[in-house]
RNA sequence: UCCGCGUUACAGCCUAAAUCCAGUUUCCUUCCUGAAGUUGGAUGCGGGGGAACCAAACUCCCAAGCGAUUGGGACGGGGCGAACGGCUCGCGGCAACGCGCGCCAAGGCCACUUUCAAGGCCAAGCCCGUCAGCUAACCUCGUCGGCAAUUGGAAGGGCGAUC
Numbered sequence: 001u002c003c004g005c006g007u008u009a010c011a012g013c014c015u016a017a018a019u020c021c022a023g024u025u026u027c028c029u030u031c032c033u034g035a036a037g038u039u040g041g042a043u044g045c046g047g048g049g050g051a052a053c054c055a056a057a058c059u060c061c062c063a064a065g066c067g068a069u070u071g072g073g074a075c076g077g078g079g080c081g082a083a084c085g086g087c088u089c090g091c092g093g094c095a096a097c098g099c100g101c102g103c104c105a106a107g108g109c110c111a112c113u114u115u116c117a118a119g120g121c122c123a124a125g126c127c128c129g130u131c132a133g134c135u136a137a138c139c140u141c142g143u144c145g146g147c148a149a150u151u152g153g154a155a156g157g158g159c160g161a162u163c
Stems, first nucleotide, its partner, number of pairs: 003160002012147003018043010044143006054133001059074006076131001077128004085104003089100004107122004112156007
């Protein structure tokens, strides 16, 4: 400067999930080198626990009593994550409340990022085990998995190619 945004892909990108070192196994190679797996370590990144100070502390329902209160009953709390909160209906219960279906919906996602317009999807699951606010020191865990399900506009970044 130009073109492209992809079966180029051993590149690049999203994600905390990366970088490096050492050992080891397999493969390749004449050797060196290299590739993949695995184990350990370091750094980085991300999560949790954990003082002081500070913050917080008081639940709800039924019955009795003018009331203080008494008797009985219901309900744990926390972490990862967007996945939280509410309503209708059904069942159980006098009630608080519990279980289940459905709906709405905080919020999240649609793959380089942000933003606008239109559209679509999700709003789960798992763990700790009666314990957890914040939190210096300190302790501890993770470092996966993907590029799929969308179009158009604007701005920016990155990679590649050529000179």

This is a predicted structure of a 163-nucleotide RNA (c-di-AMP riboswitch aptamer (ydaO/yuaA leader)) from a Limisphaerales bacterium. NCBI's taxonomy places the organism under Bacteria, Pseudomonadati, Verrucomicrobiota, Verrucomicrobiia, Limisphaerales.